Predicted 3D model of a 110-nucleotide RNA (SAM riboswitch aptamer (S box leader)) from Bacillus pumilus. Its Rfam family is "SAM riboswitch aptamer (S box leader)". Rfam links the family to the GO term regulation of gene expression. The coordinates come from a structure-prediction model, not an experiment, and the mean pLDDT is 84. NCBI's taxonomy places the organism under Bacteria, Bacillati, Bacillota, Bacillaceae, Bacillus.
[in-house]
RNA sequence: CUCUUAUCAAGAGAGGCAGAGGGACUGGCCCUAUGACGCCCGGCAACCGUUUCUACUAUAGAAAUUGGUGCUAAUUCCUGCAAAGCUGUGACAGCUUUGACAGAUAAGAG
Numbered sequence: 001c002u003c004u005u006a007u008c009a010a011g012a013g014a015g016g017c018a019g020a021g022g023g024a025c026u027g028g029c030c031c032u033a034u035g036a037c038g039c040c041c042g043g044c045a046a047c048c049g050u051u052u053c054u055a056c057u058a059u060a061g062a063a064a065u066u067g068g069u070g071c072u073a074a075u076u077c078c079u080g081c082a083a084a085g086c087u088g089u090g091a092c093a094g095c096u097u098u099g100a101c102a103g104a105u106a107a108g109a110g
Stems, first nucleotide, its partner, number of pairs: 001110008013041001015040003021031003025080001027078002042072003047068002049065007076102001081099008
C1' cells in the first nucleotide's frame, strides 16, 4: 500500500507543556490567544490478548483489565452518488428515509 470481515446516534478532565492552526477530501458550517493542532498525564471503551465464571464438548455468553491498539467538540459535524416518499415546479428545487461511495478504527491475509 492492497484485499477480507466487523463497528461507526453511547462514553471520556474547567490538569501540565507548547504555541497557530484545526475539523481526511468537495461544498457548507463550525472550533480556536476565554488559547486550538500536537505531546504528557488523566479518562472512556472493550476490537485483539489475558484471567475468572456460566452454559455447552464447533463453541457461545458474562465479568474484570497489569498487556497491544483505539478513542476522548459537534452522528464519521452535515454534505457529495442512487432509489423511494412528500411538497412546490417550465427546467428543477426543497425535505425525509434507505442503500451505496468515501473515510476512520480493529482483527486477519498478501